[in-house]
Context: one part of a larger RNA
RNA sequence: AGCUCGCUAAGGAACUCGGCAAACAAGCGGUCGUAACCUCGGGAUAAGGCCUGCCCGCUUUUUAGCGGGCCGCAGCGAAAGUUGCCCUGGCGACUGUUUAUCAAAAACACAGGUCCCUGCUUAACUGGUAACAGGAUGUAUAGGGGCUGAGGCCUGACCAGUGCCCGUGUGUUAAAGUUGCCGGUACUCUACAUUUAGUGGAGUGCUGAGCGACUUAAGCCACGGGUGAACGUCCGCGGUAACUCUGACCGUGUUAAAGUAGCGUAACCCCUUGCCGGGUAAGUUCCGGCCCGCAUGAAAGGUGUAACGACCAGGGCGCUGUCUCGGCGAGCUGCCCG
Numbered sequence: 001a002g003c004u005c006g007c008u009a010a011g012g013a014a015c016u017c018g019g020c021a022a023a024c025a026a027g028c029g030g031u032c033g034u035a036a037c038c039u040c041g042g043g044a045u046a047a048g049g050c051c052u053g054c055c056c057g058c059u060u061u062u063u064a065g066c067g068g069g070c071c072g073c074a075g076c077g078a079a080a081g082u083u084g085c086c087c088u089g090g091c092g093a094c095u096g097u098u099u100a101u102c103a104a105a106a107a108c109a110c111a112g113g114u115c116c117c118u119g120c121u122u123a124a125c126u127g128g129u130a131a132c133a134g135g136a137u138g139u140a141u142a143g144g145g146g147c148u149g150a151g152g153c154c155u156g157a158c159c160a161g162u163g164c165c166c167g168u169g170u171g172u173u174a175a176a177g178u179u180g181c182c183g184g185u186a187c188u189c190u191a192c193a194u195u196u197a198g199u200g201g202a203g204u205g206c207u208g209a210g211c212g213a214c215u216u217a218a219g220c221c222a223c224g225g226g227u228g229a230a231c232g233u234c235c236g237c238g239g240u241a242a243c244u245c246u247g248a249c250c251g252u253g254u255u256a257a258a259g260u261a262g263c264g265u266a267a268c269c270c271c272u273u274g275c276c277g278g279g280u281a282a283g284u285u286c287c288g289g290c291c292c293g294c295a296u297g298a299a300a301g302g303u304g305u306a307a308c309g310a311c312c313a314g315g316g317c318g319c320u321g322u323c324u325c326g327g328c329g330a331g332c333u334g335c336c337c338g
Stems, first nucleotide, its partner, number of pairs: 001333008010324002014322001019319001029051004037042001039150001053070007071075001084317007091309002096108002112148007125134003152303003156234003161231002163227007171220002176215006182208011235253005262296001263293001274290005
C1' cells in the first nucleotide's frame, strides 16, 4: 500500500450521474387495524399498533382462557434462513423470452384484433436439381403469411402516384400449327447440246439453330373500375371586431385530399433552463396547466387504465463511514528495511 472484514463522537445523503455500496428497520407467529383507486378479483402481510419467557392456581375453551407471582438490558432471548416502507409520473397490460462470454430492457413473445392467400387426385406455403418430405393421417371454427398487441373509449380525409384485385382489347408476344420462299442431298422426268463430260427447267423423298406470311395463351402494355388495419400522403398567401391583442369571419391560389377525435416543450420542442403554478431556503430534473406541434396523431395504431415490473424518472420516512473527515482494529498479500 492492496484485498476481505469489524467498530466509530457529533451530524445524517451534506456523497454521487444516481443512496452505488453499506447500514437500519422489518421478519409467512398471535391479535387489532388497514387509504386512494379498482377490470370488484384485487390493492393487502397495504400502512400502522400491541403481545410473546418462567412458576403456581382455576377453567367445558388443555397448542387455549382467566387470576396471582418471579427474573433479565433483552422472552420467535441461540443458530440458520429472509429484496425496509410510502407518494407521484413514464413505458410495457400481465406470467414469460433475449444478446452462452460487457446490454434483461421501454426490446421479443403473448392472449385478443384485423387484412391477405389456400376448396385439397400435388391446398396455399416451405425444404430439395429431383424423387420425396413437412403442412397433415389436417380440410376454411383448418392451414400459411403480414401488421397490431389484454380489456375500456376509439380508429378521421385522400385511390392522383405505386402495389394488389376485377373487367375490356384492330396493341405487343413464345413454343406449336398452317402455308410459302431459299439452300443442301438422293432419285425421276424433260429441253439444249449430243460421242463422253455438261448446261437449264420441272417433280418426289429426306433435310436446315435458314427466311417470311397467317392463326394463337398467360404476361406485358393501354384503357375502365375497385381497394388504406395495402406502400403511402394529409397546403399556402392577404385582410378583418369601437383600447390593445387575437381573429369566429372574408378574399384568393394550389391539391388526390388539404391532419378529424385525441394528446402535446412529450422516450417526439431546434429556439429551451419556453411561460404560469406546485414542491425546495435555493429545482437545466420532477408534477399540474398553457400550446402556431423546428419535425404529434389514429392497428409503423391514438388516448386513458386497476394489477404486475431485479425497467426508467422525481419526492418522502426510517437508516446508516456515501459524505463532513477521518480514525482504530483483525486476517491475508505485495513491496521496503532489519